c-di-GMP-I riboswitch aptamer from a Pyrinomonadaceae bacterium, 92 nucleotides, folded computationally. The coordinates come from a structure-prediction model, not an experiment, and the mean pLDDT is 86.
RNA sequence: AACCGAUAAAGGCACACCUCGUGUGAGCGGGGGUCGCAAAGCCAACGGAAGUCAACCUUGUGAGAGAGCUUUGACUUGGCCGGGUUGCCGAA
Numbered sequence: 001a002a003c004c005g006a007u008a009a010a011g012g013c014a015c016a017c018c019u020c021g022u023g024u025g026a027g028c029g030g031g032g033g034u035c036g037c038a039a040a041g042c043c044a045a046c047g048g049a050a051g052u053c054a055a056c057c058u059u060g061u062g063a064g065a066g067a068g069c070u071u072u073g074a075c076u077u078g079g080c081c082g083g084g085u086u087g088c089c090g091a092a
Base pairs, nucleotide, nucleotide: 004090005089012037013036017032018031019030020029021028022027035079041085042084043083046082047081048080049077050076051075052074053073054072055071057066058065059064
């Protein structure tokens, strides 16, 4: 240094839920919270997966309603997976 991850040490993050704000929505941000995480740091402009909205379809004079993820477009999720990349410590 690499691989690896221990009843080690110092720490870190923060599920659900509550609350405030924001977005059509999935969701996101702040505070509380602590299920868990050796990357639960970052990348969605690497590949998948799932989800949202609109168009498309049906109905209606229209507003709208219904159906739906098959197709098209935009969006979301890194705590869905693979992958890329950076990083603390040093037992076996």
Of the family's consensus pairs, 95% are formed in the model.